[in-house]
RNA sequence: GGGCCCGUAGCUCAGCCUGGACAGAGCGCGUGGUUCCUAACCGCGUAGUCGAGGGUUCGAAUCCCUCCGGGUCCG
Numbered sequence: 001g002g003g004c005c006c007g008u009a010g011c012u013c014a015g016c017c018u019g020g021a022c023a024g025a026g027c028g029c030g031u032g033g034u035u036c037c038u039a040a041c042c043g044c045g046u047a048g049u050c051g052a053g054g055g056u057u058c059g060a061a062u063c064c065c066u067c068c069g070g071g072u073c074c075g
Stems, first nucleotide, its partner, number of pairs: 001074007010027004020058001028046006051067005
């Protein structure tokens, strides 16, 4: 220098191909129940400019362009 993959909640990830109705799950954390107390279990709550900027569109996490960071392969 070139190809490919990844970047979404504190953490691990789904959703992206096929644009649409408040953006989700598990874990964590907080709180309540249960218990003599803890753990476990159950209920409720918690939080995201969807890496950044721009474009297309009535509408973008999703499509297009550029850039940034990480991984990997080739030279």

The RNA shown here (transfer RNA) has 75 nucleotides and comes from Asbonarchaeaceae archaeon (SeqCode). Rfam family: tRNA. The prediction has a mean pLDDT of 83.